[in-house]
RNA sequence: UGAGUACAAAAGAUGAUCGCGGGUAUCCGCAAGGAUACAUGAGGAAAGUCCGGGCUCUAUAGGGCGCUGUGCCGGUUAACGGCCGGGGGGAGUGAUCCCCGGAAAGUGUCAUAGAAACGAAAACCGCCUCAGUCCGCUGAGGUAAGGGUGGAAAGGUGCGGUAAGAGCGCACCGGCAUCCGGGUAACCGGGUGGCCUGAUAAACCCCACAGGGAGCAAGACCAAGUAGGGAAGGGAUGAUGCGGCCCGCGGAGCCUUCCGGGUUGGUUGCUUGAGCCGUCGGGUAACCGGCGGUCCAGAUAAAUGAUCAUCGCCGCUUUUGCGGAACAAAACCCGGCUUAUUGAGUGCUCACGGU
RNA sequence: AGGGGCAUCGCCAAGUUGGUAAGGCACAGGAUUCUGAAUCCUGCAUGCGUUGGUUCGAGUCCAGCUGCCCCUGCCA
Numbered sequence: 001u002g003a004g005u006a007c008a009a010a011a012g013a014u015g016a017u018c019g020c021g022g023g024u025a026u027c028c029g030c031a032a033g034g035a036u037a038c039a040u041g042a043g044g045a046a047a048g049u050c051c052g053g054g055c056u057c058u059a060u061a062g063g064g065c066g067c068u069g070u071g072c073c074g075g076u077u078a079a080c081g082g083c084c085g086g087g088g089g090g091a092g093u094g095a096u097c098c099c100c101g102g103a104a105a106g107u108g109u110c111a112u113a114g115a116a117a118c119g120a121a122a123a124c125c126g127c128c129u130c131a132g133u134c135c136g137c138u139g140a141g142g143u144a145a146g147g148g149u150g151g152a153a154a155g156g157u158g159c160g161g162u163a164a165g166a167g168c169g170c171a172c173c174g175g176c177a178u179c180c181g182g183g184u185a186a187c188c189g190g191g192u193g194g195c196c197u198g199a200u201a202a203a204c205c206c207c208a209c210a211g212g213g214a215g216c217a218a219g220a221c222c223a224a225g226u227a228g229g230g231a232a233g234g235g236a237u238g239a240u241g242c243g244g245c246c247c248g249c250g251g252a253g254c255c256u257u258c259c260g261g262g263u264u265g266g267u268u269g270c271u272u273g274a275g276c277c278g279u280c281g282g283g284u285a286a287c288c289g290g291c292g293g294u295c296c297a298g299a300u301a302a303a304u305g306a307u308c309a310u311c312g313c314c315g316c317u318u319u320u321g322c323g324g325a326a327c328a329a330a331a332c333c334c335g336g337c338u339u340a341u342u343g344a345g346u347g348c349u350c351a352c353g354g355u
Numbered sequence: 356a357g358g359g360g361c362a363u364c365g366c367c368a369a370g371u372u373g374g375u376a377a378g379g380c381a382c383a384g385g386a387u388u389c390u391g392a393a394u395c396c397u398g399c400a401u402g403c404g405u406u407g408g409u410u411c412g413a414g415u416c417c418a419g420c421u422g423c424c425c426c427u428g429c430c431a
Stems, first nucleotide, its partner, number of pairs: 001351007010342001012311007020041002023038006043327001047338002050336005055215004062247004067211005072086005087100005101206002106204002108200003124147002126143007155173006174195001176193007219268004229259006241249001261430002275294008313324004356427007365380003374411001382398005404420005
């Protein structure tokens, strides 16, 4: 310098003018409200709504079946499908990245091709033995070493062995069972036996763990208004609550559907929170704890904007100057994930060049 | 906020348990006709919304993304 890889941040600054949202103070007003001043007002993803939790209602959310989700091991946490550390396997020269229960409980599927696709099955060509022969070959048997088919043919390589062959025997490797040692564990190392049992679980399924349901239009309160009405059906032999079913709990001048009517308001929930910043300590780390500081949007069809000047960044241009700056915007609140996106930075790796 | 569904050629579409992607309309060429329509025959490069994954193999199974459609929610 180029290529790559991982990570942590930032998302222009200051001032002026005009404007908007909520807040505080003062003044005016009977009140509704208005005026002035002051400070304040989007994000790293506010997004998708894909997970998890808080909060609220419902049995303090209870039992069984079903259903759904997760899935190597350990830790972390309020919780998680997140994160951290470790293990095994794979990709890459490397930094680094990706994957992860069980196929020896059972069922299903494996098209075409192929002799044969799971059963210790299967002989198309080939090889070997025997018998026959018109000498072309035919028949019976053995053989999974070779060929051929296929994504996949059931251990691999070598030596021995054999009629030809074969874990038939042996050595090494691999896998399985079992024992010993190490490790919290996943797993790793070693000994002995022995070669028997293909793929698919993002097919059903099995095992382990987790999950009751609904959501701030939750829920609570106030006000206004109407016909607090009509029809059909169900209901103390238990409807409905309880959005899969059963039990259980609770329980009705109630419930469901249709027709008709009314309202399209306000307050609260609402922002002090697993908060943010700094520092010290524990831990490899995720994370946890102590101390100090700090208050940082709460709108409701929805405010958070526009213009100008100067400086900073990038590009073009000889200067003057001109142009550019992404993705996108809260809606009860948090922790993640995923996706969109700008220009810079740092560590590491590889290649080339220079000293 | 919660829930459900769809995307296959220019248009309408079938494809259920994974194994060559039907069919109709339209379009193009030909036959028929004096010419056209109708009819008959032939053709149609281009198609599973997109990006990954599982599998030997994906329109179909799983995940992310994109676009579109539908349903429910107040009071008595």
Description:
Two RNAs folded together computationally: RNase P RNA and transfer RNA, 431 nucleotides in total. It holds a member of the Rfam family "Bacterial RNase P class A". Rfam classes the family as a ribozyme.